[in-house]
Context: one part of a larger RNA
Molecule: large-subunit ribosomal RNA, domain II
Organism: Gehongia tenuis
């Protein structure tokens, strides 16, 4: 891993609620006792509880009592009347381990130094090889030393290296190992603080430690063992058949509390109440938000006037003039506000009778709970960066507890709430060219970008559709042919400035069909080229400005097209309008089930009819089904029992019959009682493969 077996709300006493059963103003006996037919039978026992009276802190005193000076006033009581109480079952709840399985610790008594750490007592070990202190002797040398030479000698935490430590510096190998630390190859100590044998010694609030939280028996920041003890566990994980009806929460307030609690506020379930509920239309009401506004409070823009100050003329001083300076107040101007308002809605709240609508409507008692992590979407708002699948309040909706069909796939989105069964039927949302159900539908415009099928500021003779306007058959726009002079080189500045470096102007005047004291190119500065402006040629429209539809550029990303789900689409894109069809567990139709209300019938149970309902997680509530033992009662079995296999039976289900075949001796049915009473998950526990 997987099969089989065990494996989790349970007893005992208290309390409270409901059912059912006794007796009822009463109710009941505990512990002992007695009896037999030994059953946890019978009778006895009235102590003792509870209830029939409350008031007060008591003392007390009572239908009334406390307070009180009170016969005052108030509080708690009687009173109209009023039911307890006892056993039995079930729910919950207290107190005991208390639904079961886990702690890391704590404290207590003991065992441990055969392993290792230190120390005692006693033994025992160290191949060979090397160096050559110290003394010593003798030689030289010296007054005598020192000094040095040659001999001896044999020191050392001396030196090379075997045993030896098994010391571990390195690296390879193992790494479900040969081995819970090793093995191969090298390394290092190897007469010393060496290593070893045996015997003792020191023990957990301790001991030993060349100290490393290192070692006390593969254990060590506090040893193992036994026991307190089933320590605790607001945490984790698990908790075993059915079917049925309802059916939530993720909020408030307190809280050494925020992942727990209690108490409300949502559900269930019993009993009473009985029109008191929602919701709609109507009326009457309070209010200050959107929105608007500037009258108040602040903020802020421009311009006038203006006190005040700054400055500058002026004066000894006062005082006076002045100001392209700042500038309250006031006047007009254009503006802003969550803590601004002369105004001010929609909605949304209250109220009130009527009328529709609606429902497991509402309300009061009392029993059981859950649930306090919430998601996301629309919409209103603070926070943040008018960021976030952020965070935090309101309203609503969905999902949490909801399947279905649609967004390719997808909790929170769009459709819509699944009783069950049908090879019937309309539909929603969203869709009919193929994958795939159903129009290659009509009818009109628009896109040319594969926009459709991702994006902004900006940017553009794309293209539709409006609207204003300007020239034009007395010739427009473009095109081309032709003129574009002249006072003059316009004055000034300039080295020069001649239309065209820059200043300055009356931007001048003549001729002219027209021509600026000059649009641009050019020159050092002229020249030249061109424009505007005019004339011909030509013949019908062409400029500009605005609103709008659809479209184009801006447009780079990390495995692999890959931003229509795929093919593929110029309509199979987009607008508008129209018809059909598809298409969900919605709706309908036929057939069945349950539940709840209501008639009718009945004592009841139930039966027939009508009509609702029937998604469901935490929870409440009903109803069964099996298991294993007892108690009556009826049975079955060697002419084959349980078990054990198979099989197309019957029940709504837990489950139940029967039929064969195996087996070889027990077992069923009813109806009451009584539980060690259901397995698939606990990193479960025991055993098999």
């Nucleotide at each position: 891993a997987c099969c089989g077996g065990c494996g989790a709300g349970u007893u005992a006493c208290a309390g409270u609620a409901u059912g059912c059963a006794g007796c009822g103003a009463g109710g009941u006996u505990a512990a002992g006792g007695a009896c037999u037919g030994a059953a946890g039978g019978u009778c006895u026992g009235g102590a003792g509880c509870c209830g029939a009276a409350g008031g007060g802190a008591a003392a007390c005193c009572g239908a009334g009592u406390c307070u009180g000076a009170a016969c005052a006033g108030g509080g708690c009581g009687a009173a109209a009347u009023g039911a307890g109480u006892u056993g039995c079952a079930u729910g919950c709840c207290g107190u005991a381990g208390a639904c079961c399985c886990g702690a890391a610790a704590c404290c207590a008594g003991g065992u441990g130094a055969c392993c290792u750490a230190u120390c005692c007592a006693u033994g025992a070990g160290c191949a060979g090889g090397u160096u050559g202190a110290a003394g010593u002797g003798g030689g030289a040398g010296u007054a005598a030393a020192a000094u040095u030479c040659c001999a001896u000698g044999g020191a050392g935490g001396a030196c090379c290296g075997a045993a030896c430590c098994a010391c571990a510096c390195g690296u390879c190998u193992g790494u479900u190992a040969a081995a819970a630390a090793a093995g191969g190859c090298g390394g290092g100590g190897a007469u010393g603080a060496c290593u070893u044998g045996u015997g003792g010694a020191u023990a957990g609030c301790g001991g030993a430690g060349a100290a490393a939280u290192u070692c006390c028996a593969a254990u060590c920041g506090a040893a193992c063992u036994u026991g307190g003890a089933g320590a605790u566990a607001g945490c984790u994980g698990g908790u075993u058949c059915u079917c049925c009806u309802c059916g939530a929460a993720a909020u408030a307030g307190c809280u050494u509390u925020a992942g727990g609690g209690c108490u409300a506020g949502c559900c269930u379930c019993a009993g009473g109440g009985g029109a008191u509920g929602a919701c709609a239309u109507a009326u009457g009401g309070a209010g200050g938000u959107a929105g608007a506004g500037c009258a108040c409070u602040g903020a802020a823009u421009g311009g006038g006037c203006u006190a005040g100050g700054g400055g500058g003329c002026c004066u000894c001083a006062c005082a006076g003039c002045u100001u392209a300076c700042c500038g309250a107040a006031c006047c007009u101007u254009a503006u802003c506000a969550a803590a601004c308002u002369u105004c001010g809605a929609a909605u949304g709240c209250c109220a009130u009778a009527a009328u529709g609508u609606u429902g497991g409507a509402c309300c009061c008692u009392g029993g059981g709970a859950g649930u306090c992590a919430g998601a996301c979407u629309a919409c209103g708002g603070g926070a943040g960066a008018u960021a976030a699948g952020u965070u935090u309040c309101g309203u609503g909706g969905u999902c949490a507890a909801a399947a279905g069909g649609g967004a390719a796939a997808c909790a929170g989105c769009c459709c819509a709430g699944a009783c069950c069964a049908a090879c019937a039927g309309c539909u929603a949302a969203g869709g009919u060219c193929c994958c795939a159900a159903a129009g290659u539908g009509c009818a009109g415009g628009u896109u040319a970008a594969g926009u459709g099928g991702a994006a902004a500021a900006g940017g553009a003779u794309g293209u539709g559709g409006g609207a204003u306007u300007g020239c034009a058959c007395a010739g427009a726009c473009a095109a081309c042919c032709a003129g574009g002079a002249u006072g003059u080189u316009g004055g000034c500045u300039u080295a020069g400035a001649a239309g065209c470096a820059g200043c300055c102007a009356c931007g001048c005047a003549u001729u002219c069909a027209a021509a600026g004291a000059g649009u641009g190119c050019g020159u050092a500065a002229u020249a030249g080229c061109u424009c505007a402006c005019u004339g011909g040629u030509c013949g019908a429209g062409u400029g500009a400005u605005c609103c709008u539809g659809c479209g184009c550029c801006g447009a780079a990303a990390a495995u692999g097209u890959a931003a229509c789900g795929g093919g593929g689409c110029u309509a199979a894109a987009c607008c508008u309008g129209c018809c059909a069809c598809c298409g969900a567990a919605g709706c309908u139709u036929u057939g069945g089930a349950a539940u709840c209300c209501g008639u009718a019938c009945g004592g009841a149970a139930g039966u027939a009819u009508g009509g609702g309902u029937u998604g469901g997680u935490a929870g409440a509530g009903g109803a069964g089904c099996a298991u294993u033992g007892u108690a009556u009662a009826c049975g079955g079995g060697u002419a084959g029992a349980a078990g054990c296999a198979u099989g197309a039976c019957c029940g709504g289900g837990a489950g139940g019959a029967c039929a064969u075949g195996u087996g070889g001796a027990c077992u069923g049915u009813a109806u009451a009682g009584a539980a060690g009473a259901g397995a698939g998950a606990a990193u479960g526990c025991c055993g098999g493969u």